[in-house]
RNA sequence: AACGAACGCUGACGGCGUGGAUUAGGCAUACAAGUCGUACGAUCUACUUCGGUAGAGAGUGGCAAACUGGUGAGUAACGCGUGGGUAACCAACCCUAAACCUGGGGAUAACACUGCGAAAGUGGUGCUAAUACCGAAUGUGAUCCUGAUGUAAUUCGGGAUUAAAGGAGGCCUCUUCUUGAAAGCUUCCGGUUUUGGAUGGGCCUGCGUCCUAUUAGCUUGUUGGUGGGGUAAAAGCCUACCAAGGCGACGAUGGGUACCCGGGCUGAGAGGCUGGUCGGGCACAUUGGGACUGAGAUACUGCCCAAACUCCUACGGGAGGCUGCAGUCGAGAAUAUUUCGCAAUGGGGGAAACCCUGACGACGCGACGCCGUGUGUGGGAUGAAGGUCUUCGGAUUGUAAACCACUGUCACAAGGGAAGAAAAAACAGAUGUUAAUAGCAUCUGUCUUGACAUUAUCUUGAGAGGAAGCCCCGGCUAACUCCGUGCCAGCAGCCGCGGUAAUACGGAGGGGGCAAGCGUUGUUCGGAUUUACUGGGCGUAAAGGGUUUGUAGGCGGGUAUAUAAGUGAAACGUGAAAGCCUGCGGCUUAACCGUAGAAUUGCGUUUCAAACUAUAUACCUUGAGUACAGGGGAAGUAAGUGGAAUUCUCAGUGUAGCGGUGAAAUGCGUAGAUAUUGAGAAGAACGCCAGAGGUGAAGACGGCUUACUAUCCUGAUACUGACGCUGAGGAACGAAGGCUAGGGGAGCAAACAGGAUUAGAUACCCUGGUAGUCCUAGCAGUAAACGAUGUCAACUUGGUGUGGGGGGUUUCGACCUUUUCCGUGCCGUAGCUAACGCGUUAAGUUGACCGCCUGGGGAGUACGGCCGCAAGGCUAAAACUCAAAGAAAUUGACGGGGGCCCGCACAAGCGGUGGAGCAUGUGGUUUAAUUCGAAGCAACGCGAAGAACCUUACCUGGGCUUGACAUGUAUCGGAUCGGCUGUGAGAGCAGCUUUCCCUUCGGGGCUGAUACACAGGUGUUGCAUGGCUGUCGUCAGCUCGUGUCGUGAGAUGUUGGGUUAAGUCCCGCAACGAGCGCAACCCCUAUUUCCAGUUACCAGCAAGUGAUGUUGGGUACUUUGGAGAGACCGCCGGUGACAAACCGGAGGAAGGUGGGGAUGACGUCAAGUCAUUAUGGCCCUUACGUCCAGGGCUACACACGUGCUACAAUGGCCGGUACAGAGGGAAGCAAUACCGCGAGGUGGAGCAAAUCCUAGAAAACCGGCCCCAGUUCGGAUUGGAGUCUGCAACUCGACUCCAUGAAGUCGGAAUCGCUAGUAACGGCAGAUCAGCUACGCUGCCGUGAAUACGUUCCCGGGCCUUGUACACACCGCCCGUCACAUCAUGAAAGUUGAUUUCACCCGAAGUCGCUAUACCAACCCUUACGGGAGGAAGGCGCCGAAGGUGAGAUUGAUGAUUGGGAUG
Repeated sequence: AACGAACGCUGACGGCGUGGAUUAGGCAUACAAGUCGUACGAUCUACUUCGGUAGAGAGUGGCAAACUGGUGAGUAACGCGUGGGUAACCAACCCUAAACCUGGGGAUAACACUGCGAAAGUGGUGCUAAUACCGAAUGUGAUCCUGAUGUAAUUCGGGAUUAAAGGAGGCCUCUUCUUGAAAGCUUCCGGUUUUGGAUGGGCCUGCGUCCUAUUAGCUUGUUGGUGGGGUAAAAGCCUACCAAGGCGACGAUGGGUACCCGGGCUGAGAGGCUGGUCGGGCACAUUGGGACUGAGAUACUGCCCAAACUCCUACGGGAGGCUGCAGUCGAGAAUAUUUCGCAAUGGGGGAAACCCUGACGACGCGACGCCGUGUGUGGGAUGAAGGUCUUCGGAUUGUAAACCACUGUCACAAGGGAAGAAAAAACAGAUGUUAAUAGCAUCUGUCUUGACAUUAUCUUGAGAGGAAGCCCCGGCUAACUCCGUGCCAGCAGCCGCGGUAAUACGGAGGGGGCAAGCGUUGUUCGGAUUUACUGGGCGUAAAGGGUUUGUAGGCGGGUAUAUAAGUGAAACGUGAAAGCCUGCGGCUUAACCGUAGAAUUGCGUUUCAAACUAUAUACCUUGAGUACAGGGGAAGUAAGUGGAAUUCUCAGUGUAGCGGUGAAAUGCGUAGAUAUUGAGAAGAACGCCAGAGGUGAAGACGGCUUACUAUCCUGAUACUGACGCUGAGGAACGAAGGCUAGGGGAGCAAACAGGAUUAGAUACCCUGGUAGUCCUAGCAGUAAACGAUGUCAACUUGGUGUGGGGGGUUUCGACCUUUUCCGUGCCGUAGCUAACGCGUUAAGUUGACCGCCUGGGGAGUACGGCCGCAAGGCUAAAACUCAAAGAAAUUGACGGGGGCCCGCACAAGCGGUGGAGCAUGUGGUUUAAUUCGAAGCAACGCGAAGAACCUUACCUGGGCUUGACAUGUAUCGGAUCGGCUGUGAGAGCAGCUUUCCCUUCGGGGCUGAUACACAGGUGUUGCAUGGCUGUCGUCAGCUCGUGUCGUGAGAUGUUGGGUUAAGUCCCGCAACGAGCGCAACCCCUAUUUCCAGUUACCAGCAAGUGAUGUUGGGUACUUUGGAGAGACCGCCGGUGACAAACCGGAGGAAGGUGGGGAUGACGUCAAGUCAUUAUGGCCCUUACGUCCAGGGCUACACACGUGCUACAAUGGCCGGUACAGAGGGAAGCAAUACCGCGAGGUGGAGCAAAUCCUAGAAAACCGGCCCCAGUUCGGAUUGGAGUCUGCAACUCGACUCCAUGAAGUCGGAAUCGCUAGUAACGGCAGAUCAGCUACGCUGCCGUGAAUACGUUCCCGGGCCUUGUACACACCGCCCGUCACAUCAUGAAAGUUGAUUUCACCCGAAGUCGCUAUACCAACCCUUACGGGAGGAAGGCGCCGAAGGUGAGAUUGAUGAUUGGGAUG
């Protein structure tokens, strides 16, 4: 795009078309083929002027009924299409031309009478007619035989056979009777014979006409001939005999499917699909068979027979055939009225009128299709209401509506009103025929005929009144929002959508598309160059046969001549009409229709051309081949032969092991192995040479010698003369493994055994070991049989190796150099390729021929066939299933791949954890609640820098409801606050008391109550979010612009050589630059200068004290805090590439980023947080909000993480003596003093701080005790007594004193931190805080180490490279068994259908043949009896449908069980 469509929703009108596609299933009823009285005889009716006229109609007869109409079952065929042939034919009706129609005969239906039968029907007797039937005559002619002529055609003769029917009208010119008639004349129709035509048909034939080779051979009337028969006609069409042919890979035979065509749909075309309506042909008429009649049938509404079915029946017997038009049932997704009319067109009959016509013309039904028309038009903004959305402002529906002004198509009503109608007949007239004004023929005029039809169409009336839906809105694909739902319900053509914010589901609003339709489904073509003729491919995507040879076939070098098959040109015939296309025209337009043209690409005939192909002939040498000379080789076959090695046997020497592995063991060995020496035996394979080397068609071929055989290369000459290339089938060869038979068997070695390894180990490793490997003769016929690249030929820049020849040059040498032919490699130009790559050995450019491919799986499988001893091979599907499978390349990620490098990553060290007790966090359990979050590293002394109440979010109970808190509105009231009373656990509830400010006098501020908007939520979603944070990682990376390369993804830059902590820097480079990161800039710290000097300091000066910077004074020092300096590989030497840089040194407080901090690229983990806060959506609203009391977060069998204290002598205890830094302090720090053993208390100087306080630093050092023990270690636990904070220490605080004195004696597997002022050890301070669970955290100082060979390994990371079937990226992907479910399919003892073949039996109807003993009017003879000619019932025979029996073949369904396959 289309449709004979169907289904869903919807539905105003008209025109033109179209409508049983399925059961060629069954059918009630009516109709669909009759007509002629001008062929015939009876009969009947009406009228009558009784003369007749008009009509009806059974029967005889004629014509028609073979057309029209229906359907597509069969048919793969001369069925159809197209072009021819028919000298091998036919023909009723029609036309043309010629001739004729004379004279006789016998019957018969109807009818009458009479039988049989239920009926259908059917007999007997008798009468009668014809255009019915039958002789005779004639023979223009026709047919046959024959004579002459002649080559033939032909012409002229002779003989035989052979026709007919009448009917109707009119007239009196001629003859006879004479009103008028008859013979006759005339006209028309009809009949007979013949000629030609038109038209229709029969037969034959070239070409074309679906799938299947898993159908390869078929055929006996088969192929041909002769005789005979037969037909309208050729012919095995039929028959007898003879011969043995005929068809077939150019697809016979078989199977399946199918009416064919003009045309239709689609397509740019070529094609593909299709054959409904219309037209041509064919076939069929319930199924099968058969003939009759006839011009024509083997006959849709004729006949006979058989079968099935239906109906009637008196059971004896009969009747029927809608695939005609309507209609009915059935089956089906599905297909219409039991209508009107012959008015038109056409057909049959008739002289005609006319009759018949379910052909046809119309109507009806169906949106089934195509086409047309309408459902209003103009104005109309406060952009109404309503709906929807909303950022709450508005937007949109939307000029849409309302409203105003108009119009009147269609439908409705009324009234008018075409065309389709032309004729025939009748009447009047003219012309012709004729004797004729009859008649007849032709023409002119008049008259008459409409189913549709209440037509088309026109006018008028009324009134916007009666007339819009369907699908879609994620992309493809035009059109977006809200609500509901929550991987549910559902959608879906493909991709896919839906798991709480769905433009994809459902609804709504809005929008888009089409429109009386719109969607869906189905089918065909297109897109699809996706079967490729036009117009594809085969190295790796599917695809080159394993190789050669060669048959058929296809293709084929040069020259000349001829022919004209192919080819080209022209003309003619045909290519039906309709359709398509074009012009013009008719319906208001269009669809539709009319008319004219074009086209119909085809086929045939004739003529011309001769380039090319072909054919024939003659020739040529370049393709191909032969001969000659030289040369090469693991080419093949056969025989012989050689040495090394291995194993075995024997003998010698010799002693305890050997062997084997990652390590071992099995195994061998004191019966003497292994090792070693000598001798012998056996079998197999041939070291070095040896090479990207050689040979062969491929497989393949390797010691040496000989014989035989084949091929190849080079050179120069001679010969043949296209002998060539390819090659479907066919044939031969064909690795390894395998099979058969017979040998052989050293080594090796499937199977097998043992030992190891392992979770297991039917493996890898080891020790053994049989087939086999070897030979002979056969079979087999496959490989990643690979260059994954068929063979042959031609052409197209080069470089460099190598093997075998030849030539030139050359001291003439095995050199070198150059050239040429053949082979074999590498690199590359153009070109090709999707890329990779190929590239004179093409995958380039061409030609010839063969093979093969057409999504993945199923499957190279099943079935069938062929081959094989078997194993198996060759050929080779389908159902079903998936939306992919695949190729090449790219970027990542990954690897028990590689290279380089880094990190407390390992190693080297020090100290811990894991064991104990306690603290703390988590899990689990428990509970009314034990609130919540965090979950490997990167949750777990984390949020929490501090849960007794509060906090608090949890639980129980008691209360409140505009609320504990914010803003606003309306109404009413009042100060509020404060104080007091009762009750209560408290919150609260109930009451008492007190009583304000401003004012424009309206009220306002403040406050209470009520009502309403709203508040509130630590409720949910961190997977809707912002912000913040963790982590890889302070790792060195991540990118961009321009350019260049690539079809592209992308690459380059960023890779490479060095170097660095660093993508840090240098050099190189199709790259050149740039950005975010690195580094630096910032802070602290280490040195120093300048300035400043109190609360800090005190050298010098002075004063004072028991003592002290205490005081004056000073700013030198320390110090404080401002501003500077200083470090940059700057200098020297070496290394390096003359670089970057590295190493060493000097100087320096500090040396190579000096040490530390802050600083965290692009990104990853849907990482963490809705419980800090913010925030979308959802949820609660007398509660999931809020207030209060009590409880809980502190539970405790247990498990884990992080810590503290220890286990002791480098220690504990006692006493004494030193040295910090950084902080904090007013609801605070608190001194001196006094009390208490102590916690602490009393008290309160000083200090808002370089001034006072906290504040005693502790390890350390000095001295003493302890003496290795569960202790003078360790301090848990428990008892008692206290202190402090606080409303309150019961659940549930800390501290003190006395007493108690547990586990623990250095910690399994495993695991953590740390590289220098670090680890380790020691104490101090702070935040939070009433107090405290702090042993935590954040800071501070003191003492103060050890070790690093090094980068193999573990972990993490960076760069380059490689492989990849991974890309939510190895925590990936993915294979097979097993279990379950579903689906399709193969096999299977069988069972059961369909189709078909062969053989035989039976044998209807009927044709044909023979016979005829029933019988018979026409003709002939007859003595009239009968006979003849002829016909013919019946009988017999051949053939013969259905049926039966037996044996097969093909194909389907089903089948216990079974095999694999697919999906989940």
The prediction has a mean pLDDT of 84.
This is a predicted structure of a 1464-nucleotide RNA (small-subunit ribosomal RNA) from an uncultured bacterium.
Rfam family: Bacterial small subunit ribosomal RNA.
RNAcentral holds the sequence, with entries from ENA and SILVA.